[in-house]
The part of an RNA shown here (small-subunit ribosomal RNA, 5' domain) has 523 nucleotides and comes from an uncultured bacterium. The prediction has a mean pLDDT of 81. RNAcentral holds the full RNA, with entries from ENA.
Context: one part of a larger RNA
């Protein structure tokens, strides 16, 4: 000097963009934060009725989604992260391309009806009944196994051709029709691609040697078996005895890493807050299910510590999601508004949800632009303080004139952000017997939280808006009074014991200003 997620001290117009629990990963009231789909399926229940149906709503079974996104930094010294190269013995829903296919059966439960237990949370028995829910069988190319030839390869094998064997698919709905079927839109199988996932190896970033040995399956290796999607001591029976280590193992401390930020001419030092990539964790310890995908923040079970209900038998919960609340602390905001934009889930669509975001609100917490007026104005005025009593200084400063209207008040206009996307009408174009559809195109009307916001105009009247530190020396800026080693000051040096430019005030001055100062940390 420069920075900061800051504190704190005095003061404090306005706007824009940003940023705001660094500590107790302590404990939470209350609300929201994940649900969609009635174009899978049955029931109930309602509204209209031309009695023919048509909307509509929902508990349930069913599908997809809760593995995403959002939070946080406990934990990890670690292939956790970066970065360089490499692998295959592997999975991959949904997407995106291609091919093939979608026959025909059959059996069950929720919902519901009756009984029934329980304070409840929840159940329990018995009837009944659908599916794109659950299971035989039909048919498949491909698969997997054995095997024969061929090609290649040191080899384990690989690649192509044949033959045998083995186990194996599926759903449906919905418009439209000339009733034949068409189209959409789902489902099976296969295959390539993307994406996402495993694995290896080599570098790299930290204190402590007053940590010097450590490892018998958290030790290294081999054959055989398990185990996975897959490689491996992953995991297990046997073998043999390795494998690490002063190029610092192991231990113990600390700690998420990285793009980056910050300083600095570099070189390096510091930090890892806000955004961007990873990991890792979801009250604390485990442990699997379900699934393409998890060992699952708002999902099960089990132990425990706590908190609440309770009829004492038994039960419920998990803010490191948005706000909030208690404690802690120097210290860190609103229980706001919307889904109109961006994106996400479902749905064919309409649309639903969505504390992701999108906005507002709080703070000078930071940075940045603006204002507090301007011009003129000597009788150098009145007070102030100084004085060598002559005067000097505040000071053009202010009064006084003549202007201006930024911001701030008031009224009045009044936005971009919206793509006229889907939707909904009409025309064309290819296939097609036709229509519905499809794919291009015209056209039409409705939808902004921010918001009456921003911006524009207009009104009055200089009116509402300037502090803060410091003035011995470093270091720009001095006299007077008070005090008298007191009272006090201080970053170092050092002032102060009767003339203090270093304590206190008061003029005056010098620095930066809606900010100034001082405390922390870094360079």
């Nucleotide at each position: 000097g420069g920075a900061c997620g800051a504190a704190c001290g005095c003061u404090g117009g306005c706007g824009g963009c940003g940023u705001g629990c660094c500590u107790a990963a302590u404990a939470c009231a209350u609300g929201c934060a994940a649900g969609u789909c009635g174009a899978g399926c049955g029931a109930g229940g309602g509204u209209c009725u031309u009695c023919g149906g048509a909307c509509c709503c929902u508990a349930g079974c069913g599908g997809c989604g809760g593995a995403c996104g959002g939070g946080u930094g406990a934990g990890u010294a670690a292939c956790a992260c970066g970065u360089g190269g490499g692998g295959a013995a592997c999975c991959u829903g949904g997407c995106a391309c291609a091919g093939a296919g979608u026959g025909g059966g059959g059996g069950a439960u929720a919902a519901c009806g009756c009984c029934u237990g329980g304070a409840a949370a929840c159940g329990g028995g018995u009837g009944c009944u659908a599916a794109u829910u659950c299971c035989g069988c039909a048919u498949a190319g491909g698969c997997u196994c054995u095997u024969u030839c061929u090609u290649u390869g040191c080899a384990u094998g690989a690649a192509g051709a044949g033959a045998g064997a083995g186990g194996g698919a599926a759903a449906g709905g919905c418009g439209c029709u000339a009733u034949g079927g068409c189209g959409c839109u789902g489902c099976u199988c296969u295959g390539u691609g993307a994406u996402g996932g495993c694995c290896c190896c080599g570098c790299g970033g930290c204190g402590c040697a007053u940590u010097a040995g450590c490892u018998a399956g958290u030790u290294g290796g081999g054959u055989g078996g398990g185990g996975u999607a897959a490689u491996g001591g992953c995991c297990u029976c046997c073998c043999a005895a390795g494998g690490c280590g002063a190029c610092g193992a192991u231990g113990c401390g600390u700690a998420g890493c990285c793009g980056a930020c910050c300083u600095g001419a570099g070189a390096g030092g510091g930090u890892g807050a806000c955004c961007g990539g990873c990991c890792a964790c979801a009250c604390u310890g485990g442990g699997a299910c379900u699934g393409a995908g998890a060992c699952a923040c708002g999902g099960c079970c089990c132990a425990g510590a706590c908190u609440c209900c309770u009829a004492c038998g038994g039960g419920a919960g998990g803010c490191a999601g948005c706000a909030g609340u208690a404690g802690g602390g120097a210290a860190u905001c609103u229980u706001c508004c919307g889904c109109a934009a961006u994106g996400g889930g479902c749905g064919a669509a309409a649309g639903c949800c969505u504390g992701a975001c999108g906005g507002a609100g709080c703070a000078a917490c930071g940075c940045c632009g603006u204002g507090u007026g301007a011009a003129u104005g000597a009788a150098g005025a009145c007070g102030g303080u100084c004085u060598u009593c002559g005067g000097a200084u505040u000071g053009u400063a202010a009064a006084g004139u003549u202007c201006u209207g930024u911001c701030a008040u008031u009224g009045g206009g009044g936005a971009c952000g919206a793509a006229g996307a889907g939707a909904c009408a009409g025309g064309a174009g290819a296939a097609g017997g036709a229509a519905u559809g499809c794919u291009c195109u015209u056209g039409u009307g409705g939808a902004g939280a921010c918001g009456g916001u921003a911006c524009c105009c207009a009104a009055g009247g200089a009116g509402g808006a300037a502090g803060c530190c410091c003035c011995g020396g470093c270091u720009a800026a001095c006299u007077a009074c008070g005090u008298g080693c007191c009272a006090g000051c201080a970053g170092c040096c050092g002032c102060g014991g009767u003339a203090a430019u270093a304590c206190g005030u008061a003029g005056g001055g010098g620095g930066c200003g809606a900010g100034c100062g001082u405390u922390g940390u870094c360079c």